[in-house]
RNA sequence: ACAGGCUGCCGCGGGCAGAGUGAGUCUGCGUGAGGAAAGUCGGGACAGCAUAGAGCACCAUACUUCUUAACGGGAAGGUGUCCGAAAGGGCAACAGCAAGUGCCACAGAAAACUACCGCCCUGAGCUUGUCGAGGGGUAAGGGUGAAAACGUGAGGUAAGAGCUCACGCGCCGGAUGGCGACAUCACGGUGGGGUAAACCUUAUGGGCUGCAAGACCAAAUAUAGGGGCGCAGGUCUCUCUGAGACCGAAAGGGCUGCUCGUCCAAGUCCCUGGGUAGGUUGCUUGAGCCGUCAGGUGACUGGCGGUCUAGAGAAAUGGCAGCCGCCUCGAAAGGGGUACAGAAUCCCGCUUAUCGU
Numbered sequence: 001a002c003a004g005g006c007u008g009c010c011g012c013g014g015g016c017a018g019a020g021u022g023a024g025u026c027u028g029c030g031u032g033a034g035g036a037a038a039g040u041c042g043g044g045a046c047a048g049c050a051u052a053g054a055g056c057a058c059c060a061u062a063c064u065u066c067u068u069a070a071c072g073g074g075a076a077g078g079u080g081u082c083c084g085a086a087a088g089g090g091c092a093a094c095a096g097c098a099a100g101u102g103c104c105a106c107a108g109a110a111a112a113c114u115a116c117c118g119c120c121c122u123g124a125g126c127u128u129g130u131c132g133a134g135g136g137g138u139a140a141g142g143g144u145g146a147a148a149a150c151g152u153g154a155g156g157u158a159a160g161a162g163c164u165c166a167c168g169c170g171c172c173g174g175a176u177g178g179c180g181a182c183a184u185c186a187c188g189g190u191g192g193g194g195u196a197a198a199c200c201u202u203a204u205g206g207g208c209u210g211c212a213a214g215a216c217c218a219a220a221u222a223u224a225g226g227g228g229c230g231c232a233g234g235u236c237u238c239u240c241u242g243a244g245a246c247c248g249a250a251a252g253g254g255c256u257g258c259u260c261g262u263c264c265a266a267g268u269c270c271c272u273g274g275g276u277a278g279g280u281u282g283c284u285u286g287a288g289c290c291g292u293c294a295g296g297u298g299a300c301u302g303g304c305g306g307u308c309u310a311g312a313g314a315a316a317u318g319g320c321a322g323c324c325g326c327c328u329c330g331a332a333a334g335g336g337g338u339a340c341a342g343a344a345u346c347c348c349g350c351u352u353a354u355c356g357u
Stems, first nucleotide, its partner, number of pairs: 001357002004324007012032002015029005034340001038351002041349005046210004058206005063077005078094001079092005095201002100199002102195003116142002118138005125131001126129001150168006169191005174185004214281004224272006233247006252264004288307008325338005
């Protein structure tokens, strides 16, 4: 990088066309998973909410330059380390303990302003010695330890010590080369235990939630606001200006003793509001894919040409048969195997799974 191919039959989801008044439905045509659709780990687009500005806190990242919409990804390099004879390759939590604080098991005197055995100077004393209380200097040697106060050598000294010198290592500064990390230096200064996967410091970045985001339309029921009505009426029978029976949720209250009127309430109807079910949208043309040319060490970028390639909504993309591929066993006939896996707003990465070539 590829991710078996062709044919036939049956089946499923969208789309288009037709049949059907319409719906359900039927017919035809066309279309329908991936390199990882997976993990949901990093980054972005898009959307809603939040948001004056700044600081603190918290979280993430941590060699450099480049790349990109962005990244903690990628490319090219630097440094360290490991493998290798070399060529070359692998890996890196790769800022700072010479800012502060803390910690460093066991052993050891001491794990950081150390001093056990020692070494050196001095020396009370009396037993006059290879003695020695006490005082002072020192860190070379011994011992402990994973690690002991820059390493080795020389000078120096009472003994010693970066005390001095040479070489080496480290840090700070300088010069030179490089965009830079960094490298080099017969340059100057200086001397540091380890530990930041301890707190911390420095630098940079970070608002929260995800398409079940969000937008629109909108039954039934309940409810909120406004308005109307707010009390009749209907049916049947008979001896029919009347009487009776039955049905009907509702014949209420205030102003007032009554009637009218008016107000309120129950009830009922209409409108409006948000909004549930449901429907529409977001939705797939995009940092797209393929080819080619050019630039670049490369990641990547640009030009030109071509192309349209699921868009469902709890979820369709499937099954069977035959033939041919590929791998494998076998002398042959023939047998066996043909993976991991399954879209759910989209994109870029990373990681993981994967028969075989």